Transfer RNA from a Verrucomicrobiota bacterium, 75 nucleotides, folded computationally.
[in-house]
RNA sequence: GACCCUAUCGUCUAGCGGUUAGGACACUGCCCUUUCACGGCAGCGGCUCGGGUUCGAUUCCCGAUAGGGUCGCCA
Numbered sequence: 001g002a003c004c005c006u007a008u009c010g011u012c013u014a015g016c017g018g019u020u021a022g023g024a025c026a027c028u029g030c031c032c033u034u035u036c037a038c039g040g041c042a043g044c045g046g047c048u049c050g051g052g053u054u055c056g057a058u059u060c061c062c063g064a065u066a067g068g069g070u071c072g073c074c075a
Base pairs, nucleotide, nucleotide: 001071002070003069004068005067006066007065010025011024012023013022018055027043028042029041030040031039048064049063050062051061052060
């Protein structure tokens, strides 16, 4: 340098054009308990960025950024 893959709550992860963006752990509050832990209930919190297509985009297309991989260059 060329090509390919990936990017979603703090972390891990589901999603294949119309979802209230779901789950687990964590965190916060309440209940339970003599207390803590466990357990139960509730809450908090997210689509990497910029364009495009579309009536409608987290989802499709292009580019950027970051990470990973394959090949090449550096005679």
Rfam family: tRNA. The family's RNA type in Rfam is transfer RNA. The coordinates come from a structure-prediction model, not an experiment, and the mean pLDDT is 82.